The part of an RNA shown here (small-subunit ribosomal RNA, 5' domain) has 505 nucleotides and comes from Thermoflexus hugenholtzii JAD2. It matches the Rfam family "Bacterial small subunit ribosomal RNA". Rfam links the family to the GO terms ribosome and structural constituent of ribosome. The full RNA is in RNAcentral, with records from SILVA.

Context: one part of a larger RNA
RNA sequence: GGACGAACGCUGGCGGCGCGCUUAAUGCAUGCAAGUCGGGCGGAACUCCGCAAGGAGUUCAGCGGCAGACGGCUGAGUAACGCGUGAGUAACCUGCCCCAGAAAGGGGAAUAACACCGAGAAAUCGGUGCUAAUGCCACGUACGCUCGGCGACGUAAGGUCGUCGAGGAAAGGAGCCGGGGUAACCUGGUUCCGUUCUGGGAGGGGCUCGCGUCCUAUCAGGUAGUCGGCGGGGUAACGGCCCACCGAGCCUAAGACGGGUAGCCGGAGUGAGAGCUUGUACGGCCAGAGGGGGACUGAGAACGGCCCCCACUCCUACGGGAGGCAGCAGCAGGGAAUUUUGCCCAAUGGGCGCAAGCCUGAGGCAGCGACGCCGCGUGAGGGAAGAAGGCCUUCGGGUCGUAAACCUCUUUUGUCAGGGAAGAGUAAGGACGGUACCUGGCGAAUAAGCAACGGCUAACUACGUGCCAGCAGCCGCGGUAAUACGUAGGUUGCGAGCGUUGUCC
Numbered sequence: 001g002g003a004c005g006a007a008c009g010c011u012g013g014c015g016g017c018g019c020g021c022u023u024a025a026u027g028c029a030u031g032c033a034a035g036u037c038g039g040g041c042g043g044a045a046c047u048c049c050g051c052a053a054g055g056a057g058u059u060c061a062g063c064g065g066c067a068g069a070c071g072g073c074u075g076a077g078u079a080a081c082g083c084g085u086g087a088g089u090a091a092c093c094u095g096c097c098c099c100a101g102a103a104a105g106g107g108g109a110a111u112a113a114c115a116c117c118g119a120g121a122a123a124u125c126g127g128u129g130c131u132a133a134u135g136c137c138a139c140g141u142a143c144g145c146u147c148g149g150c151g152a153c154g155u156a157a158g159g160u161c162g163u164c165g166a167g168g169a170a171a172g173g174a175g176c177c178g179g180g181g182u183a184a185c186c187u188g189g190u191u192c193c194g195u196u197c198u199g200g201g202a203g204g205g206g207c208u209c210g211c212g213u214c215c216u217a218u219c220a221g222g223u224a225g226u227c228g229g230c231g232g233g234g235u236a237a238c239g240g241c242c243c244a245c246c247g248a249g250c251c252u253a254a255g256a257c258g259g260g261u262a263g264c265c266g267g268a269g270u271g272a273g274a275g276c277u278u279g280u281a282c283g284g285c286c287a288g289a290g291g292g293g294g295a296c297u298g299a300g301a302a303c304g305g306c307c308c309c310c311a312c313u314c315c316u317a318c319g320g321g322a323g324g325c326a327g328c329a330g331c332a333g334g335g336a337a338u339u340u341u342g343c344c345c346a347a348u349g350g351g352c353g354c355a356a357g358c359c360u361g362a363g364g365c366a367g368c369g370a371c372g373c374c375g376c377g378u379g380a381g382g383g384a385a386g387a388a389g390g391c392c393u394u395c396g397g398g399u400c401g402u403a404a405a406c407c408u409c410u411u412u413u414g415u416c417a418g419g420g421a422a423g424a425g426u427a428a429g430g431a432c433g434g435u436a437c438c439u440g441g442c443g444a445a446u447a448a449g450c451a452a453c454g455g456c457u458a459a460c461u462a463c464g465u466g467c468c469a470g471c472a473g474c475c476g477c478g479g480u481a482a483u484a485c486g487u488a489g490g491u492u493g494c495g496a497g498c499g500u501u502g503u504c505c
Base pairs, nucleotide, nucleotide: 001505002504003503004502006501007500008499009498010497013376014375015374016373017372018371019369020368021334026332027331028330030329031328032327035066036065037064040063041062043060044059045058046057047056048055049054073288074287075286082213083212084211085210086209087208088207089206092205093204094203097201098200099199100198101197102196103195105139107137108136114129115128116127117126118125119124145167146166147165148164149163150162151161152160153159172193173192174191175190176189177188178187179186180185214260215259216258221251222250223249226248227247228246229245231243232242233241263285264284265283266282267278268277269276270275290310291309292308293307294306312323313322314321315320340366342365343364344363348362349360350359351358352357379409380408381407382406389400390399391398392397414442415441416440417439418438419437423432449494450493451492452491453490454475455474456473460489461488462487463486464485470477471476
């Protein structure tokens, strides 16, 4: 000198764009943050039409489907194939989506809801009975699918092909047209949405390997599933991942093992570069969800799912229950220090749905904070050998100083009034927002500070003080004329900021 997620002191006009718990991964009141589908299913309640039978619609819990594995937060742990980079997978998986081929036949048994009975303070639970499905089960059929045998090609290997045997699928719904029926409903055609099997794709993931990845040797030896083999279990899959048996290996001075510290990267800061430092915001990966452990469901696994233990908080009828903000706000606490319990789904994106649409503290916006960067303003021109006043003075004067007053002008900004968006692919629909912006009126009006002035270092005098009070980054100032302390005038620097502190280069 530069930089900062900064803080502190003094000061503070506006706008744009960003950023905002670095500390206690401490504890949390309250609200919201993940639902949706009636075009899968039975039912209940209500509304409308109708004399009725019945029809249409809305809402609701339940069964069922998809989503809740994304999105959002945090950095505790982790020195590791965690991350980065480059490879491998003949050792693998992949819901929704796309392409292609083929298929959907005929049956069965249940169960919530509901009704009745019962237990409990509650949370909630039990029994009996009834019922539906795109829920569940078995039968049939099927491929180039799976498994096994044989053969061929290829091989280190589970790859490819042929053949034989065995095994394994499915679900319906809605609209339109037509037939039967008073109707419920049955049935034919067609379209759309779904269903099943197989192959391929896209995107996503699992696993393996080469290389790279902080300090410490005042850590020198470490290791018993340890290292390898055979067989098996397990997994989507290789593997000592797990197990039985057998062998005795394996790692290490090119630093094993131990200890400390730390999420990693794209990047960021600085520097001429080499390098050093760093990983906030944005993006990628990883890890975590009060601490620890576990499985279930599922294509995939668990922040706002489940179970157990522990700590803590709350309710209780003392038997037993409820809870998890490192989501958005917000509170307490800690701290030098970090915001609103705001608006909207209009846009972008996501979930569900044929759709209409619903949900979305993702997101878009607004609020607060000079925290940062950038831009603008606080007026412009004229105006005295120079007012008043302050300060200094050798008392002559000098200086603040064209500075002010005063004259002329302008209106960025401000304020008042009028108009008023784009963002919305589509007629309508905008939280932001009566905002930005435009036009007109008014009026210099609404707007300057902070630090320094001994040398380094740009800028000097007076008074006060008297080794006191104090200053100080280093050298050093202060003990009676202090350009170094305090105040004033002046000056210098920067300017809505200026200084100080901390950290990095």